Predicted 3D model of a 73-nucleotide RNA (transfer RNA) from Ankistrodesmus falcatus.

[in-house]
């Protein structure tokens, strides 16, 4: 050098750029129960890697830099 990843603590959705960025596990509370697990209800938790840029609008699009990974030399 070239391809690719990067979204909640973990693992991952999010249509052809269009209403709020959601789920599953976890974590908090709380119901149930003699008491645990397990079940159920509820909540919290996100500068979508950062920094510009185009849009009426950007997780998605277009740079430039970073992380990781994989190739070529």
């Nucleotide at each position: 050098g070239g391809c690719u990843u990067g979204u909640a603590g973990c693992u991952c959705a999010a249509u052809u750029g269009g209403u709020u960025c959601g789920a599953g596990c976890g974590c908090a509370g709380g119901a149930c129960c003699g008491a645990u697990a397990a079940u159920c209800c509820u909540g919290a938790g996100g500068u979508u890697g950062u920094a510009g840029g185009u849009u009426c609008a950007a997780g998605u699009c277009c740079u430039a830099c970073c992380u990781g990974g994989c190739c070529c030399a």
Its mean pLDDT, the model's own confidence on a scale to 100, is 81. The RNAcentral record of the sequence draws on ENA. Its Rfam family is "tRNA". Rfam links the family to the GO term triplet codon-amino acid adaptor activity. Lineage of the source: Eukaryota > Chlorophyta > core chlorophytes > Sphaeropleales > Ankistrodesmus.